[in-house]
Context: one part of a larger RNA
Order: sequence, then C1' cells, then structure tokens
RNA sequence: UUGGGCGUAAAGAGUGAGCAGGCGGUUUUUUAAGUCUGAAGUCAAAUCCUGUGGCUCAACCACAGUUCGCUUUGGAAACUGAAGAACUAGAGUGCGGGAGAGGUAAGCGGAAUUCCAUAUGUAGCGGUGAAAUGCACAGAUAUAUGGAGGAACACCGGUGGCGAAGGCGGCUUACCAGCCCGAUACUGACGCUCAGUCACGAAAGCGUGGGGAGCAAAUAGGCUUAGAUACCCUAGUAGUCCACGCCGUAAACGUUGAGGACCUGAUGCCGGAGUAUUUCGGUGUCGUAGCUAACGCGUUAAGUCCUCCGCCUGGGUACUACGUUCGCAAGAAUAAAACUU
Repeated sequence: UUGGGCGUAAAGAGUGAGCAGGCGGUUUUUUAAGUCUGAAGUCAAAUCCUGUGGCUCAACCACAGUUCGCUUUGGAAACUGAAGAACUAGAGUGCGGGAGAGGUAAGCGGAAUUCCAUAUGUAGCGGUGAAAUGCACAGAUAUAUGGAGGAACACCGGUGGCGAAGGCGGCUUACCAGCCCGAUACUGACGCUCAGUCACGAAAGCGUGGGGAGCAAAUAGGCUUAGAUACCCUAGUAGUCCACGCCGUAAACGUUGAGGACCUGAUGCCGGAGUAUUUCGGUGUCGUAGCUAACGCGUUAAGUCCUCCGCCUGGGUACUACGUUCGCAAGAAUAAAACUU
C1' cells in the first nucleotide's frame, strides 16, 4: 500500500533472447467500442445529502428537491481503439570501406621454472627479523651441453580495444558473430519493454576419464609465542590444466534496469568520413543550468520528461525454519512467524 522511493540510508534481477501483456511515428477516409452530450425509463418506503419548517434549542420529527449508477434511444467525431489507403523522420535489408585480447577449433614458437643424463668443480647450499626443519662428500649449490614435460604468454600494453554480462592478451590458419563510418538503392512502423519461459553465466565445488611443471587449501615438520590448531620457513595432497556432464552463486559493482526525446561548454584518447573551420560513433577528465541530505552527478545525468519491467516499506530473529521446486552432493531458488527492541 490510490503515497513516497531504489549511486552511498531499505531497494535495479548477474546478463541477454523473447511469447503473452503494457506502450507505440506521419497523413487521410470510414466506424462509433472507449469518450462527450440530449431525452426517456428505473433507482420501494425509511435512511444519507441540500433547502425550508415544527417541538423554547438540540437530538428528534415533517415537507420539498437533487444526484450517482444501470437500461433504452438520438447526436458529436478532437483524442484512444477498430477497419481501409498512403508516407518515410523510427526499425531493418542491400552496396562500398574500417577497427578490434569478440567466440570456437587446429597447428606452431621462444623465454623461464622443475626434473633427467653427461661434463667441469668442491664444501657448502637454502631460508629468515634472527633461526631451524630441509638439501649436500653416495658430490649438492654454481656453470655448460643435450633431453623430457606441463602451465603461462615478458617487451608492445595504453583510465587503449572488443564483448550483453561473466569475461577476452604469444604467432598462424579455418569457421562463426557483433559493431562503426560513407554514399544513399530498397522494405514501409516491421518498433520499445517484457511476468512466466529459454539461453549464457568468474572463482570455488561435484561426477567420469586423462594430465600434473610451477603454485598450493588440507596435512607434516621447523620457528615465534604464555599458548600459536596462525602470521614466517621447509616439504606437500586435492585443486589449478584438458575433454564431456553438473552446479548457478560473487563487493556478478558504475553498488546507478532497458529504450526514446530534449537541455551551456572546455580538454585528452580510440575508430571512421572530409581539402577544411567540421561531423558521426565510442571512451575518460573538468565543469554550466539543474538536481542532491550531503558527498557528488552533470549530453556516457544522479538534469527535464515519456514507455515498460524489477525491487523497497524500522532493527534483530532471518540471505533463517517449514513447505515446494531444482541438484549426485555441496547446496541454490522461493520465503515466514512467535518473541524481542
């Protein structure tokens, strides 16, 4: 709960596609459902409401009158709806160019770490605030050559780019997708949003099978300490990687839903067009009006408005219980109350 709100106080769904629904450009004709208007009927009495009167007032009582609504019928045609015709400013297709870590798959490359082999070589190495555990005369560390294997791609690299979001970074190839600009040929409102639904969705986690260099929950040992189930050190297993299938959550954040219109400027960067003052698209900073509790926002709005969706309504209990749905599980989604303050 017919209100006011949602950057930070409670509140924008993690993101998209999209059926129903809601809303919808310009011109014209028709219609008359909504809308406006006239008339008739009805709206029992009492009551209510308005006016007048009667009990000395009032309550109370009496008289007169009206409405709303519904039904029938006549009319109006601006707006909304419906039907027809047309248009091009919204939306889209085609043409010519362009930028990009956009996605999927395959192949390739160098640096580094580790391990193995060989060689040189000798007593330490490693680690820390300081140490110790650890490694090392069965030859380590260091150096050189060769090999194996996995993961990640220094420099370029940039408040640079791309993507709906999650996210994406060595090189090459193939396939796929989106975006921008320029001319303007075509379609002719084909649009916007979207409950339910469907798809995607970091990390961790789960299942099956691989892989395993480095790192590293758990774990063990060493230190520290009153203790030290930690911080620091030495080791180290899941995992991190790949394929397929689940999970469906994050401070999934710009803590700011999507689309459209309008409203001073300055200055960087990225992609186009143009000889050019310029212009179109994107991305930053500062700021006008305005907004804001303030902080701040400010043509990429948190300004001025419109359309549609989601959400909030004191704190705790409680991102909980119960129930239901989903999941292999972990758990996720939905979501109270008593009581308390």
Background
This is a predicted structure of a 341-nucleotide part of an RNA (small-subunit ribosomal RNA, central domain) from a metagenome. RNAcentral holds the full RNA, with entries from SILVA. Its Rfam family is "Bacterial small subunit ribosomal RNA". Its family is annotated with ribosome and structural constituent of ribosome in the Gene Ontology.